Formats: sequence, structure tokens, C1' cells
RNA sequence: CUUAUCAAGAAAGGCAGAGGGAAAUGGCCCAAUGACGCCUUGGCAACCUAAAUGACUUAAAAAUCAUUAAAAGGUGCUAACUCCAUCCCGGUUUACCGCCGGGAGAGAUAAG
Repeated sequence: CUUAUCAAGAAAGGCAGAGGGAAAUGGCCCAAUGACGCCUUGGCAACCUAAAUGACUUAAAAAUCAUUAAAAGGUGCUAACUCCAUCCCGGUUUACCGCCGGGAGAGAUAAG
């Protein structure tokens, strides 16, 4: 950089000791009943991996897509929707606020 996904799911122990939830602002949460982080052990999930069936295509296949079941290995994840909003559009409203929906942007993860 490209593509895909991001409403579901999954915690105990040890170390350590003050902030943490990516950044800014606002909100809302978590945290000395020890958060965040690190380590160990478990777990979740099914991106990579491998199978069956179907669709599409084809001379036949491969590839692609969908569904189902699996978990040995490589990652990932294991508070809250990516915690929420911010920018644009639409709906609701006389209008605003608020709410709902869609998109953009940013971010995370995987594969290349």
C1' cells in the first nucleotide's frame, strides 16, 4: 500500500504499584476490594491451514462465493459496539438539542 473483518465470544494465578480506556477535545467508565502493564496457565474465535456439500464457470478443472463441521500449528483476542461523540448526508423536529440510519476519516487485526 491492497483486500477482508470489527453488535457475538472468551479469566484465573503471580509480579508490580498509579494511573488507565490509541492521539486531541468533550462525555462516560475502569482503578489501592490493585486497574493499565508484564509473565504463566487456561479460554474464545476461525484470518492463515485442511475437509464436505452446494452455486457459478468450464470441455473438464482450478479459482471465486455460500453453508456446515474441525482446531495440530502461525497470528490475534480475552471490560464496556473500535466505550461513545467529533466531519458529511438523510429521517424525526417549526427550529435547536436529542435520537435513528448511512457514509467518510482515524484506528485495530489478519492475509498478501
Background: RNAcentral holds the sequence, with entries from MGnify. A computed fold for a 112-nucleotide RNA from uncultured Ginsengibacter sp., annotated as SAM riboswitch aptamer (S box leader). The coordinates come from a structure-prediction model, not an experiment, and the mean pLDDT is 79.